[in-house]
Context: one part of a larger RNA
RNA sequence: GCCAGGGAGUGUAUGGGUGUGGCAAGCCGAAAGGCGAAGUGAAAGCGAGUGUGCGCAAGUAAUGAGGCACAGGAUAUGAAAAUAUCUAAGUCACAUCUUUACGACCCGAAGCCAUUGUGAUCUACGCGCGGCCAGGACGAAGUCGGCUUUGUGGCCGAUGGAGGUCCGCAACCAAUCCUAGUAUAUCUGGCUGGGUGAGCUGCGGGUAGGGGCGAUAGACCACUCGAACAUGGCAAUAGCGGGUCCCCUCCGAAGUAUAUUUAGUAUAGCCUCGAGCGAGCUCGCACAUAGGGUAGAGCUACCGAUUAGAAGUUUCGGGAUCGAAAGGUUCCACCUUCUUCUCAAACUCCGAAUAUAUGUGCUGCGUAGACCUCGGGAGUCGGUUCGCUUGGGUAAGCUAGGCGGACGAGACUGAAAGGACAGUGACUUUGGUUAAGGUCCCUAAAUCUUAGUUAAGUGUACCUAAAGACGGUAAAAUCUUAGACAGUCGGGAGGUAGGCUCAGAAGCAGCCAUCCUUUAAAAAACGCGUCAUAGCGUACCGAUUGAGGUUUUACUAUCUGAAGAUAUACGGGGCUAAACUAAGUACCGAGACCUGAGCAUCGAAAGAUGUGUAGGGGGGCGUGCUAUGGGAUUAGAAGCUUGAUCAUAAGAUCAAGUGGAUCACAUAGCAGUGAAAAUCCUGGU
Repeated sequence: GCCAGGGAGUGUAUGGGUGUGGCAAGCCGAAAGGCGAAGUGAAAGCGAGUGUGCGCAAGUAAUGAGGCACAGGAUAUGAAAAUAUCUAAGUCACAUCUUUACGACCCGAAGCCAUUGUGAUCUACGCGCGGCCAGGACGAAGUCGGCUUUGUGGCCGAUGGAGGUCCGCAACCAAUCCUAGUAUAUCUGGCUGGGUGAGCUGCGGGUAGGGGCGAUAGACCACUCGAACAUGGCAAUAGCGGGUCCCCUCCGAAGUAUAUUUAGUAUAGCCUCGAGCGAGCUCGCACAUAGGGUAGAGCUACCGAUUAGAAGUUUCGGGAUCGAAAGGUUCCACCUUCUUCUCAAACUCCGAAUAUAUGUGCUGCGUAGACCUCGGGAGUCGGUUCGCUUGGGUAAGCUAGGCGGACGAGACUGAAAGGACAGUGACUUUGGUUAAGGUCCCUAAAUCUUAGUUAAGUGUACCUAAAGACGGUAAAAUCUUAGACAGUCGGGAGGUAGGCUCAGAAGCAGCCAUCCUUUAAAAAACGCGUCAUAGCGUACCGAUUGAGGUUUUACUAUCUGAAGAUAUACGGGGCUAAACUAAGUACCGAGACCUGAGCAUCGAAAGAUGUGUAGGGGGGCGUGCUAUGGGAUUAGAAGCUUGAUCAUAAGAUCAAGUGGAUCACAUAGCAGUGAAAAUCCUGGU
């Protein structure tokens, strides 16, 4: 892992609701007594149950149980007005849903406490009795002899054998390292370190859990230690994690507000079920009315920014200048008027569309009961994404909002694949038609038709920019056989080197002026050039050539710009259309739409409806046992194996074989009543 068996909303009490039944102003209990028949007030206390009108069901009508309104009544408060509660159906049992208390649906901590509880055969440190340390080296004190000294003493030579001494692959210990050993958490090997000492080691014995022991690492105390282990309190607690067992059917959410103990809960909102009432409700459309200060716009309408200029007044200010001073002149600034460029979330002289509120009408819904009210049961309080839009942010598959759609809880078709995009909302089945999207092959359907564009594999998915390069189409303007544009040939002159400046200034450093003449035309010169001249082109004119040229605007195609990590990436093959643009026709394509049949719900019918997580309601299937009833069975029960049939499903039935003694059905009841999951438990394999 697999198989089998086990495995989780239970029981008691309590309060509430619903259903059924008994009795009923009473019910229950053996009784005591409990609940109810009267309330109100803090309390002393006081203490109701009636009238009128409307009106649902029903009814020809009158009427009209319940119901509603008003009045009345009781109590409390109050001077009063008035306000609050109340003004007659319960009770017991059973079933079921739910609240609360208990282990309370099941499993899961780390932990806390207790015990004259168990442990020092591991390990830490003492204690007692023992054991062990090849060989070699160095050579302390002391001692002896000799020499020497006044003396203490000194020197030399021997002897001696100290030491947490040295060397060391003996034993022994085990710190370091190894991609070693099939290498595994503690083993072995190798390597390296210690190896007469604070040495190593055997046996015995001691210290015990908030305690021991500790050359200190929070180390060690039996693979357990920042408080051992065993048992108990104990089913500790867990707002956290995992799991929670048959079917069908109707409806069907929320990720929001407030508070908070903010992974949770309570109340409201949104869902569901039941009851009451009895006639309106309405989210869509139109019109009317009302308030508004957004988008936009504007600013000489304020406020705050903000460009350029003109005119004018005045002198408080600043600068310059003239003057002895008074004062004058000039520039700036300021102020006024006029013209002008540009702005604002916290500017507004203005000002929409939408939206909101109310009313009227329409539409839609509603006596098959809406709206509303009351009650039982919930779940939800992590949301996400797309379109439009408002903030924060350089931006984000970012973050905080508003409105709407979708996913969540939604299958199916398309987008290669895909929660949210496009199409479309799936009861079961028959046949057809379309949607989005497609029609060369993979792959259903056009190698379809017409006219263009692209040469870049652009593209066939997703538009990457500024900038640069190079095409197409359309329109407009303009020149043109009195010859355009480009090319080629020729001319391009004179006064004059214009005047000034300057060392020089001759078209061409700079300033001023920019005329005249000859001409077909030719600038007091558009560029290069010279120290200055010179020189070379240009404008402009003629000749030659001979048919379109030039410019602008709009749309559009292509190239460069162009960068990501193993090797390319339209889904692929591939394609020059099977790419792109503008048209057209046909076809394919879904559970959509149409259509035949059937099932279910609602409904008198006609007909309509049928997705669904959390969750609410309803109806069933199956297992074990009990009671009652009529039954089956040795002419073969249960169980098991195989096959067949029926049903929308849980499932049911039948046949054959096996088996060899019990069994099913109906009605009612009771539950240890349904497993694929829990790193589930036990067993098997």
This is a predicted structure of a 685-nucleotide part of an RNA (large-subunit ribosomal RNA, domain II) from a Candidatus Micrarchaeota archaeon. Rfam family: Archaeal large subunit ribosomal RNA.